This is a predicted structure of a 74-nucleotide RNA (transfer RNA) from a Candidatus Woesebacteria bacterium. Rfam family: tRNA. By type it is a transfer RNA. NCBI's taxonomy places the organism under Bacteria, Bacteria candidate phyla, Candidatus Woeseibacteriota.

[in-house]
C1' cells in the first nucleotide's frame, strides 16, 4: 500500500429491497418447603458520513475498526 472476507441486542447468528427474528443469557410471573429445571411474559441491537429508492441491514461512494492474504523499506 492492493486484494479478499467481515461489523446487526449482552454473547453467538439469520434476513440477496417492504413488520430487524432465532438461539443462549438477563429481568419479571406461574411452579415448587427452598433452589434448580419446566412454562409464560418484557426489555435489549443494523460501525460513522453521502447518494440511489415510494422504501435501505441489504444497492453505490466515503471514513473507521477487525481478521486472512500479498508486496515494499527496515
Nucleotide at each position: 500500500u492492493g486484494c479478499g472476507g467481515g461489523g446487526u441486542g449482552g454473547u453467538g447468528u439469520a434476513a440477496u429491497g417492504g413488520u430487524a427474528g432465532c438461539a443462549c443469557g438477563a429481568u419479571g410471573c406461574u411452579c415448587u418447603c427452598u433452589g434448580g429445571a419446566a412454562g409464560c411474559a418484557u426489555a435489549a441491537a443494523u460501525c460513522g458520513g453521502g447518494g440511489u429508492u415510494c422504501g435501505a441491514a441489504u444497492c453505490c461512494c466515503u471514513g473507521c475498526c477487525c481478521c486472512g492474504c500479498a508486496g515494499c523499506c527496515a